[in-house]
Context: one part of a larger RNA
RNA sequence: CUGGGCUUAAAGCGUGUGUAGGUGGUUUGGUAAGCGCCUUGUGAAAUCCCCCGGCCUAACCGGGGAAUUGCUUGGCGUACUGCCAGACUUGAGGCAAGCAGGGGCACAUGGAACUCUUGGUGGAGCGGUGGAAUGCGUAGAUAUCAAGAGGAACGCCGAUGGUGAAGACAGUGUACUAGGCUUGUUCUGACACUGAGACACGAAAGCGUGGGGAGCAAACGGGAUUAGAUACCCCGGUAGUCCACGCCCUAAACUAUGCCUACUAGGUUGUGGUGGUUCUGACAUCGUCGCAACCGAAGAGAAAUUGUUAAGUAGGCCGCCUGGGGAGUACGGUCGCAAGGCUAAAACUC
Numbered sequence: 001c002u003g004g005g006c007u008u009a010a011a012g013c014g015u016g017u018g019u020a021g022g023u024g025g026u027u028u029g030g031u032a033a034g035c036g037c038c039u040u041g042u043g044a045a046a047u048c049c050c051c052c053g054g055c056c057u058a059a060c061c062g063g064g065g066a067a068u069u070g071c072u073u074g075g076c077g078u079a080c081u082g083c084c085a086g087a088c089u090u091g092a093g094g095c096a097a098g099c100a101g102g103g104g105c106a107c108a109u110g111g112a113a114c115u116c117u118u119g120g121u122g123g124a125g126c127g128g129u130g131g132a133a134u135g136c137g138u139a140g141a142u143a144u145c146a147a148g149a150g151g152a153a154c155g156c157c158g159a160u161g162g163u164g165a166a167g168a169c170a171g172u173g174u175a176c177u178a179g180g181c182u183u184g185u186u187c188u189g190a191c192a193c194u195g196a197g198a199c200a201c202g203a204a205a206g207c208g209u210g211g212g213g214a215g216c217a218a219a220c221g222g223g224a225u226u227a228g229a230u231a232c233c234c235c236g237g238u239a240g241u242c243c244a245c246g247c248c249c250u251a252a253a254c255u256a257u258g259c260c261u262a263c264u265a266g267g268u269u270g271u272g273g274u275g276g277u278u279c280u281g282a283c284a285u286c287g288u289c290g291c292a293a294c295c296g297a298a299g300a301g302a303a304a305u306u307g308u309u310a311a312g313u314a315g316g317c318c319g320c321c322u323g324g325g326g327a328g329u330a331c332g333g334u335c336g337c338a339a340g341g342c343u344a345a346a347a348c349u350c
Base pairs, nucleotide, nucleotide: 004321005320006319007304008303012318014201015200016199017198021194022193023192025088026087027086028085029084030083031082033081034080035077036076037075038074041071042070049065050064051063052062053061054060091191092188093187094186095184096183097182098181099180103177104176106174107173108172109171110154114150115149116148117147118146119145120144121143125136126135162169163168206247207246208245209244210243211242215241216240220236221235222234223233258317259316260315261314262313263312266295267294268293269292270291271290272289273288274287275286276285277284299306300305323350324349325348332343333342334341335340
């Protein structure tokens, strides 16, 4: 170095776009670089191996051969790989006609609830708990009616449902916009797969500047509880939560399961298309393509389980793992305003 692995034992980058690289469909001709056969030169000697011989044997020594799997010269072969030229359509993409959707972004707008303000009614409690108290209330609370202001979130529909690469996405309308699926007697003709670096996106919390601030609520204050109570419960309450712009770049970022392709029994259901048949019609019936969920044959697996959405059978490419602790730490580098992130040891110890 190879050989082994990565759902749960160590191990899939949070996710995508994509450079180099690696890998690459069917077919014809050429070439002959890889490849195969023959061949030229070389591959020092000794050693190792085989045969023979010399010391009484052996070690040792002498002779011959083989080997030296390599490099190289020339020739031949052309199945496969490569390269050059041509053709093809099934991979991939375009086009046309449709379809579904909380995909994204901007603007506008709606009702319920809540808090506050003002006014009316009313007159002693309210609130809260296991029970209380702090708290609020005759300066008129709670309750109730009316008017007004404000911010945030969108009940029912709603689902084992949908969309998105992931994070994530839900009142309604309009504008702009990305992707997907289906069908086609349509076009291009391998344009593909993966992807070190790189770049982009990336919940929550946090940071900067400026707004906003109803409710909730770290910190903080008070009341309880308790031996204590820096908590759980209660009354308050500031950052924050919201918006704009700019950072941060981490999560049990989980399906703890990388992406692509092919193949390998079925059954049930949801969802989006489409073709045929029957029917007035319907979740009718027979197909077909996409997505999602459950159960299971074979197989796999230590088992749990998984099982056409594989963890089965194979192929291509990337990432990662190598006993526990020390440690995702120190040092160095790099990024960041900071918090910190990324990269990443060793001594020592069991």